[in-house]
Molecule: transfer RNA
Organism: Candidatus Woesearchaeota archaeon
This record gives sequence, structure tokens and C1' cells, in this order.
RNA sequence: CCCUGCUUAGCUUAACGGCAGAGCAGUCGGCUGUAAACCGACCAGUCCCAGUUCGACUCUGGGAGCAGGGA
Repeated sequence: CCCUGCUUAGCUUAACGGCAGAGCAGUCGGCUGUAAACCGACCAGUCCCAGUUCGACUCUGGGAGCAGGGA
């Protein structure tokens, strides 16, 4: 320098172009003599910039980071 893949919540991950969900973690509450377990609620997210579209996590272009391959 070239090619390919990946990037969504603190972590692990879903999401035919049409409401972004789940588990764990955290916080609060319930239950309990206390705690654990269990139950309920809350918290919190699409790597960045443009484009296409009525509408983009999703499609297109460029960039960034990580991983692999090539020269």
C1' cells in the first nucleotide's frame, strides 16, 4: 500500500428498509427475623461524516478502530 470481516447498553448479543429488544451486571422496591434465591420496576445503546429514501442499525460513498490475509 491492497483485499476481506467486524463495530448496537458497563459486558455478551438480537433486530424482513417501518416501535431498537433480551440475558448478565448496576439501582430501587417486594418477599424474608437477616441475607441469598425468587418476583417487579428503573437505568442505559446503533463508531463518525455525508448520500439514497416518506422512512436507515439495515442500502451507497468516505473516514476511524480492531482482527485476518496479501504484496